Predicted 3D model of a 141-nucleotide part of an RNA (small-subunit ribosomal RNA, 3' minor domain) from an uncultured bacterium. The full RNA is in RNAcentral, with records from ENA and SILVA. The coordinates come from a structure-prediction model, not an experiment, and the mean pLDDT is 84.
Context: one part of a larger RNA
RNA sequence: CACCGCCCGUCACACCAUCCGAGUGGGGGGUACCCGAAGCCGGCAGUCCAACCGCGAGGGGGACGCUGUCGAAGGUACGUCCCGUGAGGGGGGUGAAGUCGUAACAAGGUAGUCGUACCGGAAGGUGCGGCUGGAACACCU
Numbered sequence: 001c002a003c004c005g006c007c008c009g010u011c012a013c014a015c016c017a018u019c020c021g022a023g024u025g026g027g028g029g030g031u032a033c034c035c036g037a038a039g040c041c042g043g044c045a046g047u048c049c050a051a052c053c054g055c056g057a058g059g060g061g062g063a064c065g066c067u068g069u070c071g072a073a074g075g076u077a078c079g080u081c082c083c084g085u086g087a088g089g090g091g092g093g094u095g096a097a098g099u100c101g102u103a104a105c106a107a108g109g110u111a112g113u114c115g116u117a118c119c120g121g122a123a124g125g126u127g128c129g130g131c132u133g134g135a136a137c138a139c140c141u
Base pairs, nucleotide, nucleotide: 003108005105008101009100011098013095014094015093016092018090019089020088023085024084025083026082027081028080030078031077032076033075034074039070041068042067043066044065046064047063048062049061052059053058111132112131113130114129115128116127117126118125119124
C1' cells in the first nucleotide's frame, strides 16, 4: 500500500542489565587502648677488659648488663569505605506471527487534556476546578 489504518495497558513465556534486601564471605583506610622484638638515643647501683697514662695502686676509655622514651609485628574495641555472594521482593529493557479487552488518533463513536481525589483485571472510569492544543451552532467583520 489498506480505517482491511493506526494504536494502549495488564497477563503469559524467554533473555539482559539494574534497585531493595534478613544476612553471609573477604579486603583497604581510620580512631582509642593493650602488648612490645631489633635498633638508635638517654640514664645507672652491677660484671668484665689486651693496646693509652702510671713504678705500683689505680686512672682514662671500652664491652656486657639493667633501665626510660620512640618503636615493627601482634591483640582488643568502635566506626568507615570497597568487592563478592544472598532467601525473597520491585520496577525497567529487548524479543515475526501468545492472552484479555479497545483507552487514544475522525465529534474515535462519552471531545480531548492538565491538576487532584476515589475506584477498577488492564488499558482506564467518575467527581471537582482549569485549558483549547475540540467539533458544531449563534452574533459581528